[in-house]
Context: one part of a larger RNA
């Protein structure tokens, strides 16, 4: 000199853009952070509508009939998104290669979607218990579950063969019939389902090289190193097991100990290099602590399950219950130190859904803090009686100083008033055209008019007007390094100090004042890195 997620002291006008528990991976009150689908299901607890009945005439009852929908059962999603950095010196990360693999949703292609069955929640009934809850009975549905059939360019194969699947839902039309409606058969469109193929995406595995310090850590290792066989896995492999051999690593640092998430980057430096790994992005690992698996395409799963530990609560003492903020806010604690228990799903993105839509503390915004960077302002011109006053003086003067006052202007920003974009693309309805079709239905695609709805921010940005210099300057330093000097007080005292050093009666070095220098909404100090 540059830099910082900074802190402290004094001071403090506005705006924009960023950042904001570096310490206790300490403990957490409260609210929210993952739901959605009735177009797979049986249904109807609540709300609303409709229909009917009763009467007390505005209430009650009945009917799932409709919109919807509690609880249930089913599908998809809760493996993403969000968090902090405890572990880890490792194929964890970075980089470059590899072969023995899987991949829901999505895209592509081919073929199929036939015929059956038995249950079970819920609802209802009964029992035990203080409660939590548990048990029994009857009954019911499905795109839940299980067989049968069929199936190859699928799997296995001893090449003879063997095995192996599925599920329906919605819209519309025509025909029949009791002509209200409902049911049956058929046609058609859309969305699904099953098997396989190819892709895309994501993931698992292996290897070369690189990746902190210590030798006051020198030997380490028995599933250890290799082979054969088997098991296991999506897959290779001591991954696991049986048997066999006795290997494997190490001074080019094994083992042990300490420390640490790694990287793109950040910072400094002319560079080489050093330091660092906040925010943002990629990867790993973790989710009170230790262990385990289940489900699933994917987890050994932050807001899932089971067991042990620590912890909290209820009890009729027999027994039970509960949770996991290293999500967003917020609280206590620790600390020099770090923010609101805010608004909205309008945009972007995600989950579910045919869609409308619902959910989303992701995200978009707002609030707080000079924490950082950037920009603007705190007036402009004129004005010598060089005013008053302060300080100083050789007592003449000098200086603060055109500075002030006065006069003439301006109105940025702040304030008040008015106007006012963009962030919005879409979605719904209607019409038209095209496709599909038996069809002018339906559905899909495109286009258009009109109408309607749609912005948290928001009193938005921006523009215009109004009034008035009005509302806005401090901080550090002045011995040398280092820009800037005098007076008074003090008298080796009080004190200063980054280094040299100053202070013992004329201190430009202490304290105050006047003046000056630097910087400026900041300025200094401390800490840290180069």
């Nucleotide at each position: 000199g540059a830099u910082u997620g900074a802190a402290c002291g004094c001071u403090g006008g506005c705006g924009g853009u960023a950042u904001g528990c570096u310490u206790a991976a300490c403990a957490c009150a409260u609210g929210c952070a993952a739901g959605u689908c009735g177009a797979a299901c049986g249904g109807u607890a609540a709300c609303a509508g409709c229909a009917g009945a009763g009467c007390u005439u505005g209430c009650u009852c009945u009917g799932g009939c409709u919109g919807a929908c509690g609880a249930g059962g089913g599908g998809c999603g809760g493996a993403c998104g969000g968090g902090g950095u405890g572990c880890u010196a490792a194929c964890g990360c970075g980089u470059g290669g590899g072969a023995a693999u899987c991949u829901a949703c999505c895209u592509u292609a081919u073929a199929g979607u036939g015929g059956g069955g038995g249950a079970u929640a819920g609802c209802c009934c009964g029992g035990a218990g203080a409660a939590a809850u548990c048990c029994g009975g009857a009954u019911u549905a499905a795109c839940a579950c299980c067989g049968c059939a069929u199936a190859a360019u699928c799997u296995c194969u001893a090449c003879g063969g063997a095995g192996g699947a599925a599920a329906a839902g919605g819209g519309g039309c025509c025909u029949c019939u009791u002509c209200u409606u409902g049911a049956a058969a058929g046609c058609u469109c859309c969305u699904g389902c099953u098997a396989u193929u190819a892709g895309a995406u994501g993931a698992g595995c292996c290897c070369g090289c690189g990746u902190u310090a210590g030798a006051u850590u020198a030997g380490c290792u028995u599933g250890u190193u290799g082979g054969u066989g088997a098991g296991g896995u999506a897959a290779u492999g001591g991954c696991u097991c049986a048997c066999c051999a006795a290997g494997g690593c190490a001074a080019c640092g094994a083992u042990c100990u300490a420390u640490a998430g790694c990287u793109g980057g950040u910072u400094u430096g002319a560079g080489a290099g050093g330091a660092u790994g906040a925010u943002c992005a990629g990867c790993c690992a973790c989710a009170c602590u230790g262990g385990g698996a289940c489900u699933g395409a994917g987890a050994c799963a932050c807001g899932g399950c089971c067991c042990g530990g620590a912890c909290u609560c209820c009890u009729a003492c027999g027994g039970g219950a509960g949770g996991g903020c290293a999500g967003c806010a917020g609280u206590g604690g620790g600390g020099a130190a770090u923010a609101u228990u805010g608004c909205a799903c309008a945009a972007u993105g995600g989950g579910c859904g045919c869609a409308a839509g619902c959910c989303u503390g992701a995200u978009g915004c707002a609030g707080c803090c000079a924490u950082a960077c950037c920009g603007c302002g705190u007036g402009u011109g004129u004005g010598a009686a060089g005013a008053a006053g302060g300080c100083u003086c050789u007592a003449g003067g000098g200086u603060c100083g055109u500075a002030a006052a006065g006069c003439a202007c301006u109105u940025u920003a702040a304030g008040c008033a008015g106007g006012g974009a963009g962030g919005a693309a879409g979605g719904c309805u209607u019409u038209g055209u095209a496709g599909u079709u038996a069809a002018u239905a339906c559905c899909u695609a495109c286009a258009a008019c009109g109408a309607u709805u749609g912005g948290a921010c928001g009193u938005u940005a921006c523009c215009u007007g109004c009034a008035g210099a009005a509302u806005a300057a401090g901080c550090a330093c002045c011995g040398g390094c280092u820009a800037a000097c005098u007076c008074c007080g003090u008298g080796c005292c009080a004190g200063c100090a980054g280094c040299c050093g100053c202070g013992g009666u004329a201190a430009u070095a202490c304290g105050g004042a006047g003046g000056g220098u630097g910087u400026g909404a900041g300025c200094g100090u401390u800490a840290a890195u180069c």